[in-house]
RNA sequence: GGGUCUGUAGCUCAGCUGGUUAGAGUACGCGCCUGAUAAGCGCGAGGUCGGAGGUUCGAGUCCCCCCAGACCCA
Numbered sequence: 001g002g003g004u005c006u007g008u009a010g011c012u013c014a015g016c017u018g019g020u021u022a023g024a025g026u027a028c029g030c031g032c033c034u035g036a037u038a039a040g041c042g043c044g045a046g047g048u049c050g051g052a053g054g055u056u057c058g059a060g061u062c063c064c065c066c067c068a069g070a071c072c073c074a
Stems, first nucleotide, its partner, number of pairs: 001073007010026004019057001028044005050066002053063002
């Protein structure tokens, strides 16, 4: 230098063929349970979906550019 893939909650990830409010597990906070803790159960908080632009009535999803990471080729 060229190519492929990945980037969504603190962490690990899902999100279908573009459409209703962006979700799960875990961690965290509160409550229930217990003599107490763990486990279990319930509730809550936590996101400008890597950044910018474009297409569209509508973008996490499609297109272009950039950034970061992994791998392959040279």
Transfer RNA from an uncultured Oligoflexales bacterium, 74 nucleotides, folded computationally. The sequence was found in a public genome assembly. Model confidence (mean pLDDT): 83 of 100. Its Rfam family is "tRNA".